[in-house]
Molecule: SAM riboswitch aptamer (S box leader)
Organism: soil metagenome
RNA sequence: CUCAUCCAGAGGGGCAGAGGGACCGGCCCGACGAAGCCCCGGCAACCGCACGCACGCAGUCACCAUUCUUGGUGAGGCCCGUUGUGUGCAGGUGCCAACUCCGGCCUGGGAUCAUCCCGGGAAAGAUGAG
Numbered sequence: 001c002u003c004a005u006c007c008a009g010a011g012g013g014g015c016a017g018a019g020g021g022a023c024c025g026g027c028c029c030g031a032c033g034a035a036g037c038c039c040c041g042g043c044a045a046c047c048g049c050a051c052g053c054a055c056g057c058a059g060u061c062a063c064c065a066u067u068c069u070u071g072g073u074g075a076g077g078c079c080c081g082u083u084g085u086g087u088g089c090a091g092g093u094g095c096c097a098a099c100u101c102c103g104g105c106c107u108g109g110g111a112u113c114a115u116c117c118c119g120g121g122a123a124a125g126a127u128g129a130g
Stems, first nucleotide, its partner, number of pairs: 001130006011040005019029003023104004041096003046092002048089006054082003057077001059078001060075006100124001105121006
C1' cells in the first nucleotide's frame, strides 16, 4: 500500500500500584486494584492442515484430421488446479467490560424552541492475509 472482517464469542491467579478505554468530545471502567509483566484457562476460525461437494481442464482417455507429430472436438474424476462451498482439527496469529463503548465528516427520515431518536455512506482505528 491492497483486500477481507469488525451488533457473535470467551477470565481466573501471582507480581505490581494509578491509571485505562487509539486520537478529540462524551460516557464509562479502576484501591472490591488500572496499565504493564508472568502462569494457567478459554473464545474464534483469518492463515494453515485433513476430508467431502461444486467448478475448471494441464496430465489422461475417446473420436476426427494430419505434412506423422502435431492440431481440433468431446469426456471423466485416477492425478492436477480453484479469488467457490461445507464439515472437522487447532499448528501460526489474534482476542477474552460496554457494537470498534457512543459520537466526530457527508447524507436520508422522524420529532423539537432547543436538546434528541432511527438509518445509509465515508474517514480513522483494530485484526488477519498478501